[in-house]
RNA sequence: UCAUUUCUUCGGGGCAGGGUGAAAUUCCCGACCGACGGUGACAACAAGGUGUCGUUUGACAGCUUGUUGAAGUCCGUGACCCGCGCAAGCGGUUGAUGCAGUGUGAAUCUGCAACCGACAGUACAGUCUGGAUGGGAGAAGAAAUUG
Numbered sequence: 001u002c003a004u005u006u007c008u009u010c011g012g013g014g015c016a017g018g019g020u021g022a023a024a025u026u027c028c029c030g031a032c033c034g035a036c037g038g039u040g041a042c043a044a045c046a047a048g049g050u051g052u053c054g055u056u057u058g059a060c061a062g063c064u065u066g067u068u069g070a071a072g073u074c075c076g077u078g079a080c081c082c083g084c085g086c087a088a089g090c091g092g093u094u095g096a097u098g099c100a101g102u103g104u105g106a107a108u109c110u111g112c113a114a115c116c117g118a119c120a121g122u123a124c125a126g127u128c129u130g131g132a133u134g135g136g137a138g139a140a141g142a143a144a145u146u147g
Base pairs, nucleotide, nucleotide: 002147003145004144005143006142007141008140009139010138017029018028019027031127032126033117034116035077036076037075038074042069043068044067045066046065047064048063050061051060052059053058072115073114081092082091083090084089097113098112099111100110101109119130120129121128
C1' cells in the first nucleotide's frame, strides 16, 4: 500500500414577492433547489527542470509531476414503485440540453437560451405534510487476519 472480515460515525436541498378564489407554498406570474461514485481540454496551490530577457537579486513564458476543487439533464448507482420470496434477499421499471464561442479536440470550459424531478394526502405539489427517529448509493475512521 492492496484485499478480506467485523465494528463505529456520517450520509439531500428548495416557492421570496404577487394574482385568482370560499379554499391553492398544489392553479397563474414569478422565485428557488440539485444525493452518491466515475469521467473531466478548467481553476487554485506546491515542487521540478527548460527557454527567453536581465550585470545580479530576479522577471516572463510554456512544460512535467503532485494535491485539492470542478456535470441536476455524459456513464453508472441509490431512494420510491412493481413482481417473486416466510425472511434475508433477488429481478424489473424509473426524468431532463440545445445553440453559439474558443480550440487539434467540447457530454464537462465560457456565454445565451431551454428542460427535468417517485408515491400517499390536500384545490392539481421537485419545494408543504406523511410513510421516514425508516432505507440508502456511498464517505471517513478503527480493529483483526492473510498476502
Molecule: FMN riboswitch aptamer (RFN element)
Organism: Furfurilactobacillus rossiae DSM 15814